Notes:
The part of an RNA shown here (small-subunit ribosomal RNA, central domain) has 350 nucleotides and comes from an uncultured bacterium.
Context: one part of a larger RNA
RNA sequence: UUGGGUUUAAAGGGUGCGUAGGCGGUUACUGUAAGUCAGCGGUGAAAUUUAGGUGCUUAACACCUACCGUGCCGUUGAUACUGCAGAGCUGGAAUUAGGAUGCUGUUGGCGGAAUGUGUAGUGUAGCGGUGAAAUGCAUAGAUAUUACACAGAACACCGAUUGCGAAGGCAGCUGACAAAUCCUAAAUUGACGCUGAUGCACGAAAGUGUGGGGAUCAAACAGGAUUAGAUACCCUGGUAGUCCACACAGUAAACGAUGAUAACUCGCUGUCGGCGAUAUAAUGUCGGUAGUCAAGAGAAAUCGAUAAGUUAUCCACCUGGGGGAGUACGAACCGCAAAGGUUGAAACUC
Numbered sequence: 001u002u003g004g005g006u007u008u009a010a011a012g013g014g015u016g017c018g019u020a021g022g023c024g025g026u027u028a029c030u031g032u033a034a035g036u037c038a039g040c041g042g043u044g045a046a047a048u049u050u051a052g053g054u055g056c057u058u059a060a061c062a063c064c065u066a067c068c069g070u071g072c073c074g075u076u077g078a079u080a081c082u083g084c085a086g087a088g089c090u091g092g093a094a095u096u097a098g099g100a101u102g103c104u105g106u107u108g109g110c111g112g113a114a115u116g117u118g119u120a121g122u123g124u125a126g127c128g129g130u131g132a133a134a135u136g137c138a139u140a141g142a143u144a145u146u147a148c149a150c151a152g153a154a155c156a157c158c159g160a161u162u163g164c165g166a167a168g169g170c171a172g173c174u175g176a177c178a179a180a181u182c183c184u185a186a187a188u189u190g191a192c193g194c195u196g197a198u199g200c201a202c203g204a205a206a207g208u209g210u211g212g213g214g215a216u217c218a219a220a221c222a223g224g225a226u227u228a229g230a231u232a233c234c235c236u237g238g239u240a241g242u243c244c245a246c247a248c249a250g251u252a253a254a255c256g257a258u259g260a261u262a263a264c265u266c267g268c269u270g271u272c273g274g275c276g277a278u279a280u281a282a283u284g285u286c287g288g289u290a291g292u293c294a295a296g297a298g299a300a301a302u303c304g305a306u307a308a309g310u311u312a313u314c315c316a317c318c319u320g321g322g323g324g325a326g327u328a329c330g331a332a333c334c335g336c337a338a339a340g341g342u343u344g345a346a347a348c349u350c
Stems, first nucleotide, its partner, number of pairs: 003319004007301002012315001014202004021195003025089003029086004034082002036078008050066006092192001093189003096185006104178007111155001115151008126137002163170002207248006217241001221237004259314006267292009296303002321350003330343001332342003
């Protein structure tokens, strides 16, 4: 490389958009004849190989004849399929009209509970914390309780096997703006599609830069315990951070550990959003989301119309194992002459 694979054994890119490329519905339509198929011609050196002979006493060896030579070139035809050009079609795709849905996004406004702090009142000796304690707070009046005020962050119940989003993710109420999906109609376009190397965009948390903010919690750090020790687990404090704006970073068990799209394959049971029906009815249908299972698949666990079944197209990735190592090297790339990320070995060793 081929082949075979990628839920869990090595292996699906974190996600989308999309360039090149690859692949692509339908007509017994028209043309062409590039691919394809057929005939003929040329070429495809000799030696070698194979088959049959001949000659050295035989063989090796040598010579003769034939075959072979999947290819390439030219030419004459064929036209089912593919391509190209043209003409159509409506089933794929999109548009339109009318409905519906949602924790979808961005940006304003508002709300109550809790927490902390401040001021004032009541009130007096403890509070707090733990397995038990102590550090800590408190007669300069704490804890508790009442009133008022301020601050920042998060939104109990509803809440669900619910819903939305490409993924990351998204939840108090409300306004504006923006986008999406689904259904019904079948009016419009007429294959406009699928996938997608490079690329571009988005991308939790932690982290970085500048400027704000700082209630809570809390790496680091300090103290108290525990312990043989305790650079921990427990406790009291506590700074970055946690929050906002703008910029960077680009990674996660970024998981369904399951790439995208399309078609096909027995049922049953919920549930969300439409349409239809609602007594001339009675469980249908489309799109999601769950449970269980037939066939089938699988090493098994299990999967099973939301496939890991049966097929097609395109992309990504894997190729004795464990370590060395996601490390070293590369005036390699990216980044802030950061943190680090991307790419990614070998010696050696079992």

It matches the Rfam family "Bacterial small subunit ribosomal RNA".